[in-house]
Molecule: transfer RNA
Organism: Candidatus Danuiimicrobium aquiferis
Formats: sequence, C1' cells, structure tokens
RNA sequence: GACGGCGUAGCUCAGUUGGUAGAGCAAGGGACUCAUAAGCCCUGGGUCGGUGGUUCGAUUCCACUCGCCGUCA
Repeated sequence: GACGGCGUAGCUCAGUUGGUAGAGCAAGGGACUCAUAAGCCCUGGGUCGGUGGUUCGAUUCCACUCGCCGUCA
C1' cells in the first nucleotide's frame, strides 16, 4: 500500500428484506435466613466508534474517516 472482518449496556455477545434496541453476567433494591452464600422477585443503565448522504423514518443502505484483528504485497 491492496483486500477482508469486527466496533451495540460496566463485561461477553444477539439483533439487518429499513419502522422509535435485547439477553446472560455484573451493579442497586426487596423478600427469605440467626447470619452469609445460592436460588427467587423488582429496578436502573445505550448519542448502536465518528462525520456526512439517501429516506417520511437508519444499528441496518451508501461515502469518507478512527481504532483493533487477519491475509497479501
């Protein structure tokens, strides 16, 4: 330098024929217990890497760009 993949909650990841985003774990609270843990119930938490474009509407499509990984040179 060329090409490809990934980037979504604190962490690990789902979610796309475009229609106002979820799970598990973690965190906080409750109940239970002599007490703790486990299990049970409830709750909060996201500018979907960034900018721009298309569209009535973008995590999703397009362009550029940043970071990480890989292949080739």